[in-house]
Parts: sequence; C1' cells; structure tokens
RNA sequence: AUGAAUGUAUGGGGAGAGAACGCCAAGGCGUCGCCGAAGGAGCAAAUAACAGAAGUUAUGAAUCUCUCAGGCAAAAAGACUCAUACAGGACG
Repeated sequence: AUGAAUGUAUGGGGAGAGAACGCCAAGGCGUCGCCGAAGGAGCAAAUAACAGAAGUUAUGAAUCUCUCAGGCAAAAAGACUCAUACAGGACG
C1' cells in the first nucleotide's frame, strides 16, 4: 500500500448410502447390505540416489482409489465454496 498466499472467527450454500435384521429388562452386543466429501492410507508425472544397461530404491497430488475411522429418516456433522471481520505481509 487499490495488500498475494495462508490462518482464525461468525454467517450462507453444500452430495451419497439401512428410521435394516437378531439378542438383551436396560446399558449394550452381534449379523448382513451399502456410502465417500471430516480424519487416515495408496500412487502418476516429475525429482534424487544407486547401476554399464535393463532397472531398483526414496520423495511424491486430487473431489481418483481403499474404506481403517466415520456415515446411511430428520437434526447434527460435512470436503469444498461465498460473504464479513481480524491476523498476516508476498509481488510491486
């Protein structure tokens, strides 16, 4: 400073899939089916190391993949996104 990224708070938008079944007095326990958009895990290009080479190893993104966790009426939560406020101080 016509103030970037980013962070925090408040408010708005915000998908999917079981109001499943069995046992229990209750707390709860078990079984089967499903969903991906909290969190978590996996990896492509690329980069680095090693190797004569082929290649190997490591690092490595997502709303992709998995479904550990979570979820499957409503409510709540919800990635992401918009607005406002505050912090921040990049380019110039």
Glycine riboswitch aptamer from Planococcus wigleyi, 92 nucleotides, folded computationally.